[in-house]
Context: one part of a larger RNA
RNA sequence: CCCUCGUUAAGGAACUCGGCAAAAUUGCUCCGUAACUUCGGGAGAAGGAGCGCCUCGGCCGGUGAAAGGACCCUUCGGGGCUCCAGGAGCUAGCUGAGGCCGCAGUGAAAAGGUCCAAGCGACUGUUUACUAAAAACACAGGUCUCUGCCAAGUCCGAAAGACGAUGUAUAGAGACUGACGCCUGCUCGAUGCCGGUACGUUAAGGGGAGAGGUUAGCCUUCGGGCGAAGCUUCGAACUGAAGCCCCGGUCAAUGGCGGCCGUAACUAUGACGGUCCUAAGGUAGCGAAGUUCCUUGUCGGGUAAGUUCCGACCCGCACGAAUGGCGUAACGACUUGGAUAGUGUCUCAACGAGGGACUCG
Numbered sequence: 001c002c003c004u005c006g007u008u009a010a011g012g013a014a015c016u017c018g019g020c021a022a023a024a025u026u027g028c029u030c031c032g033u034a035a036c037u038u039c040g041g042g043a044g045a046a047g048g049a050g051c052g053c054c055u056c057g058g059c060c061g062g063u064g065a066a067a068g069g070a071c072c073c074u075u076c077g078g079g080g081c082u083c084c085a086g087g088a089g090c091u092a093g094c095u096g097a098g099g100c101c102g103c104a105g106u107g108a109a110a111a112g113g114u115c116c117a118a119g120c121g122a123c124u125g126u127u128u129a130c131u132a133a134a135a136a137c138a139c140a141g142g143u144c145u146c147u148g149c150c151a152a153g154u155c156c157g158a159a160a161g162a163c164g165a166u167g168u169a170u171a172g173a174g175a176c177u178g179a180c181g182c183c184u185g186c187u188c189g190a191u192g193c194c195g196g197u198a199c200g201u202u203a204a205g206g207g208g209a210g211a212g213g214u215u216a217g218c219c220u221u222c223g224g225g226c227g228a229a230g231c232u233u234c235g236a237a238c239u240g241a242a243g244c245c246c247c248g249g250u251c252a253a254u255g256g257c258g259g260c261c262g263u264a265a266c267u268a269u270g271a272c273g274g275u276c277c278u279a280a281g282g283u284a285g286c287g288a289a290g291u292u293c294c295u296u297g298u299c300g301g302g303u304a305a306g307u308u309c310c311g312a313c314c315c316g317c318a319c320g321a322a323u324g325g326c327g328u329a330a331c332g333a334c335u336u337g338g339a340u341a342g343u344g345u346c347u348c349a350a351c352g353a354g355g356g357a358c359u360c361g
Base pairs, nucleotide, nucleotide: 001356002355003354004353005352006351007350008349010347011346014345027051028050029049030048031047036041038179052100053099054098055097056096057095058094059093061091062090063089068084069083070082071080072079073078101105113340114339115338116337117336118335119334120332121331125137126136141177142176143175144174145173146172147171153163154162156161180327181326182325183324185257186256187255190254191253192250193249194248195247196246200244201243205239206238210234211233212232213231214230217226218225219224258276259275260274261273262272285319286316297313298312299311300310301309
C1' cells in the first nucleotide's frame, strides 16, 4: 500500500452524475394514526409508551388429589375401572402492590428507516441462461374481422391424415387496445377490404375467313411457270372467366386532419370578414411534456444561491383521442425532485483486528 472488518472528537451530504456505499430503523404488547380512496385500503401510516429479576396478592382458564355422600359387591376386615359433590396441588395467560441490580432488561444473535411531490405502467406475474428486470412483454377488460362444421385457421404433413374439437357463433381463429372512471371528434379523395356490375379491356380453349410449304398433273421461249387431293405450317372475324376499369360501402381498416390578407374609438389582440386550396382541415382533453429546436422560454414555489424539480402560461420547431386521449386509489429491487432521521460519503483523516503484499526459508 491492497482486501475484509471494528471504532471515532467537532461538523452532518459540505461527498458525488446520483446519499453509491455505510450508518440508522428493526421483536412483542398497548396507545395513537392524515390526505386520498375503487370504501377493500392507505396502515406496521406517521408518532409515542412499556419490556429484566425477586417477594406477596388478585382475576380468568387447564388439570383435577384427599376426606364426604349415593349405589354395587363382600370372606364383614374391607373393596369398586360407577355416579354426585368436592376443591388440594401443579400450571398457560392477564393484572396489582412492593423490592433489587446495571450505562444499558426483545441486555447476545436474528428482525421495516420514514415522509412529501411528480412521471410511467393499473395490479400479481414474464423477459435479454453469460453487460439491460424496465416505462419493454403478458394480463383481466374493450373493439373489429373471419368461421354454419369435412368450419375458418395451422411456419403440421408430399399425401392420406392430424390439430382446431370428441368443441359448434355465450364457440373457435386473427388483429389492435390494455384494470377502473370520463370519453373516443372530422375525413372514404388515396391504399386495403366488402358488396355490385351495363359498357370497355382481358388468357388458354373454341372457331376457322384466308395465306404459305410439298407435288400427281398441265403449260413452256426448256430458264421456268401454274398447280387438285392429301399431308403440313401459319392464321383474321367471332366466342371466351376472374381480375382491372367502373359504381357504392367501410377508419377501434392502412392512413390523413391547411395557407395568405385585412379588421374593434390609446396601443395590443382579433370574436369578425375576404380569398386560395383540400377527401377533410385537429374537436374534447392535455401541453417547454420521457414529445419544445430557439431554451437555463416567462411567471410563481422551494434554496443564501436551483440548466434539475413542482405549479401555471401557451408562441404545440414537431401532443391529441383504442399505433387510444385525459384522469386515477392500490401496487413497483422502475425514473425524477424535496424533507427528516442517522451516518467516515465528505471536511480529513486516525487508531485497531484478521488476510495479503514485503523479507527469510